[in-house]
RNA sequence: CGCGCGGUGGAGCAGUUUGGUAGCUCGCUUGGCUCAUAACCAAGAGGUCGCCGGUUCGAGUCCGGUCCGCGCUA
Numbered sequence: 001c002g003c004g005c006g007g008u009g010g011a012g013c014a015g016u017u018u019g020g021u022a023g024c025u026c027g028c029u030u031g032g033c034u035c036a037u038a039a040c041c042a043a044g045a046g047g048u049c050g051c052c053g054g055u056u057c058g059a060g061u062c063c064g065g066u067c068c069g070c071g072c073u074a
Base pairs, nucleotide, nucleotide: 002072003071004070005069006068007067010026011025012024013023020057028044029043030042031041032040050066051065052064053063054062
């Protein structure tokens, strides 16, 4: 240099197939329960979906470029 996979709240992941309100588990905060803590129950905060541009009424999803990580090949 070439090819493949991946990048989505603090952490780990789904959502891409078929473009149509961005979700799950854990964690965090508050409340409930308890003599109290844990556990359990309920609610809430937290994401411009790596970055830039394009297509579209509408993009995490499609297209182009680019950065980073892992793997393969020479």
A computed fold for a 74-nucleotide RNA from Baekduia sp., annotated as transfer RNA. It matches the Rfam family "tRNA". By type it is a transfer RNA.